This is a predicted structure of a 76-nucleotide RNA (c-di-GMP-I riboswitch aptamer) from a Mollicutes bacterium.

RNA sequence: CAAUGAAAAAGCCAAAGCUGAAGCGAUUCAGUGACGGAAAACUAUAGGGUCUUGCAAAAGAUAGCCAGUUGCCAUU
Numbered sequence: 001c002a003a004u005g006a007a008a009a010a011g012c013c014a015a016a017g018c019u020g021a022a023g024c025g026a027u028u029c030a031g032u033g034a035c036g037g038a039a040a041a042c043u044a045u046a047g048g049g050u051c052u053u054g055c056a057a058a059a060g061a062u063a064g065c066c067a068g069u070u071g072c073c074a075u076u
Stems, first nucleotide, its partner, number of pairs: 002076004012037002017032006035064001041069003047066002049062005
């Protein structure tokens, strides 16, 4: 440096549901919770998909949809 992997070690994140709050809405934030994850870290002006508002133009949301960028450990 490349590939592979979550078996080991150190750890990390946190689905659905419930409670409260924000938003026209998709959805988001906090608490609880733990389905799962080797990147569930970052990126929505690298790209695509999906969703919301709107007659349309357009605006917004989603990264735990695909994807791009970066990274710990181990083995080869």
The prediction has a mean pLDDT of 81.